[in-house]
RNA sequence: CAUCUGGAGAGAGGCUGCACCUGAUGCAGUCCACCGAAGGAGCAAGCCGGCGGACCAUUCCGCACGGUUAAACUCUCAGGUACACAGGACAGGGG
Numbered sequence: 001c002a003u004c005u006g007g008a009g010a011g012a013g014g015c016u017g018c019a020c021c022u023g024a025u026g027c028a029g030u031c032c033a034c035c036g037a038a039g040g041a042g043c044a045a046g047c048c049g050g051c052g053g054a055c056c057a058u059u060c061c062g063c064a065c066g067g068u069u070a071a072a073c074u075c076u077c078a079g080g081u082a083c084a085c086a087g088g089a090c091a092g093g094g095g
Stems, first nucleotide, its partner, number of pairs: 001095001003093004011032001013031007020023001033081003039077001040075003046068004050063005
């Protein structure tokens, strides 16, 4: 990297429009509520630097200072919210 298997959460919500198989219908827009496991964003210790202090010391201490910085945490931009389909972090199998 491709492939196989497993794989959670949360609305069968309101309104409007369109379509036809005329209904628990489908799609789109919008409003409210909700979810976190595509993607995206945020940060802790630590580390580096700066400044100040102690000391014989290349050692130690301090900071409303700067830089760097993870996740399954936080946010919810994106995405998603009956079953099924699809998607799905992640885990496992053989290549």
Molecule: Glycine riboswitch aptamer
Organism: uncultured Venatoribacter sp.